[in-house]
RNA sequence: UCGUGCUAGCCGGGGAAGUAGCGGUCUCCCUGUCACCUGCAAAUCCGCUAUAGCAGGGGUGAUGUCCAGGCUGAGGGGAGGCCAUUUCAGGGCCUUGCCCCACGCACGUGGUGUUGAUGAUCGGGCCCUGCGCAACGGGAAUCCGCGAACCUGGUCAGGUCCGGAAGGAAGCAGCCAUAAGUGGACCCUUCCGUGUGCCGCAGGUCCUCCCGGUCGGAGCUGGCGACGUGGUUAGCGCCUGGGGUGGUCGCUUCGAGGCUGGGCGCACGA
Numbered sequence: 001u002c003g004u005g006c007u008a009g010c011c012g013g014g015g016a017a018g019u020a021g022c023g024g025u026c027u028c029c030c031u032g033u034c035a036c037c038u039g040c041a042a043a044u045c046c047g048c049u050a051u052a053g054c055a056g057g058g059g060u061g062a063u064g065u066c067c068a069g070g071c072u073g074a075g076g077g078g079a080g081g082c083c084a085u086u087u088c089a090g091g092g093c094c095u096u097g098c099c100c101c102a103c104g105c106a107c108g109u110g111g112u113g114u115u116g117a118u119g120a121u122c123g124g125g126c127c128c129u130g131c132g133c134a135a136c137g138g139g140a141a142u143c144c145g146c147g148a149a150c151c152u153g154g155u156c157a158g159g160u161c162c163g164g165a166a167g168g169a170a171g172c173a174g175c176c177a178u179a180a181g182u183g184g185a186c187c188c189u190u191c192c193g194u195g196u197g198c199c200g201c202a203g204g205u206c207c208u209c210c211c212g213g214u215c216g217g218a219g220c221u222g223g224c225g226a227c228g229u230g231g232u233u234a235g236c237g238c239c240u241g242g243g244g245u246g247g248u249c250g251c252u253u254c255g256a257g258g259c260u261g262g263g264c265g266c267a268c269g270a
């Protein structure tokens, strides 16, 4: 130096969490890969003890994929500064603003106005009262109808009575007409009533509203916005304190992977 066979080692690792600590199972995250198989174990768990999984099996096997150092470094954790956002509690409504309400003002805007504003005056309506009238409602009168066993009338069959007879008398039923009463109509007549009506007349009110005439000659309004004042509301903004989330800044900690470079077992044979 070469060949053969072994052994060490390796067959993922890391962060958080959990744990006295370490590793594993479970969960979440990063890396990124032939990253072995079985059993024990998400949990007041399984197995260990700083040399820190245990037990069994398989593969590979001194090349470095092993060991130690250096550089780099995905990603995670810790506390903090700053910023943003979110939530809870407290405070305060002249401590200030918003929202909301009221009043004022008449700056803007809108509406209306020379087809004549505000105002003044006159007349009238509305409103109140009196009288009258009408309407409506009710009653009466009037007209038509019905309507009395007897105590209404007329006519009175039958029958009764008086009379020798002639004739006369009273009179029930029926029929007719009516009384009391009742039904209907009601143009005309009359009485009573009413928060019906402005029709007539008169009086009142001039405060409000409406209409019209006259005078006069440019405002009137306050819908919306602005402004001012007062007030209400803890809903927003504001202040104080606590919590959550995200970003950023450096500090610290753990750290996969990559690069570099150092070390590197035994046996046999040639």
Base pairs, nucleotide, nucleotide: 001270002269003268004267005266006265009060010059011058012031013030014029015028016027020049021048022047023046024045036057037056038055039054040053066263067262069260070259071258072257075254076253077252078251080249081248082247083246084245085244086243087242088241089240090239091238097236098235100231101230102229103228104227107225108224109223110221111220112219119215120214121213122212123211124210125209127204128203129202130201131200132199133197134196135194136193137192138191139190140189142185143184144183145182146181152177153176154175155174160169161168162167